[in-house]
RNA sequence: CAAUUCUUUCGGGGCAGGGUGAAAUUCCCAACCGGCGGUAAUCUUUAUAAGAAAGCCCGCGACCUGUACGGUAAUUUUUACCGUAUGGCUGAUUCAGUUCAAGUCUGAAGCCGACAGUUAAAGUCUGGAUGGGAGAGAGAAUAA
Numbered sequence: 001c002a003a004u005u006c007u008u009u010c011g012g013g014g015c016a017g018g019g020u021g022a023a024a025u026u027c028c029c030a031a032c033c034g035g036c037g038g039u040a041a042u043c044u045u046u047a048u049a050a051g052a053a054a055g056c057c058c059g060c061g062a063c064c065u066g067u068a069c070g071g072u073a074a075u076u077u078u079u080a081c082c083g084u085a086u087g088g089c090u091g092a093u094u095c096a097g098u099u100c101a102a103g104u105c106u107g108a109a110g111c112c113g114a115c116a117g118u119u120a121a122a123g124u125c126u127g128g129a130u131g132g133g134a135g136a137g138a139g140a141a142u143a144a
Stems, first nucleotide, its partner, number of pairs: 003142008017029003031124002033113002035060004042052004055111002064088011093109005115127003
C1' cells in the first nucleotide's frame, strides 16, 4: 500500500408573490429544489501530482412487487412479520456556438420528479420515516 472481516460516525433540497373559489402551499400565473458512484476538452492549487464540476450520458438507491432459503408467531393446510440472497418495476434534452472530437464546456430554450392522505387534483404540505438506503469518512483485527 492492497485484500478480507468486524466496529463506529455521517448519509435530501424546495411553492416567495398573486388569481379563482365555500374550500387549493394540490387548479391557474409565477416561484423554488436537484440523493449516491462513474465519466470531463472547464476551473482551482502548495502542480512528475491533487481537488472541484451532469436532475434529463452510464450505473445505483428510495416506493411498489415476485422468487428461494432461514427464523419467529398463530388456529401449523396456510398466513403475517423479520433476516439473507436474487429478480421485476422505476422520470426527463434539444438547438446554436467553440472544437479533431461536446452526452459533460459556453449561450438559449425546454423537460422530469414513488406511494398514501387532504373541505380541491401535490416534485415542494402531512404520513409510513426517530425507518430504509446508494454510498462517504474513521478505527481495529487477520494472514501474506
FMN riboswitch aptamer (RFN element) from Jeotgalicoccus saudimassiliensis, 144 nucleotides, folded computationally. The RNAcentral record of the sequence draws on ENA, Rfam and Ribocentre. The coordinates come from a structure-prediction model, not an experiment, and the mean pLDDT is 79. Lineage of the source: Bacteria > Bacillota > Bacilli > Caryophanales > Jeotgalicoccus. Its Rfam family is "FMN riboswitch aptamer (RFN element)". Rfam links the family to the GO term FMN binding.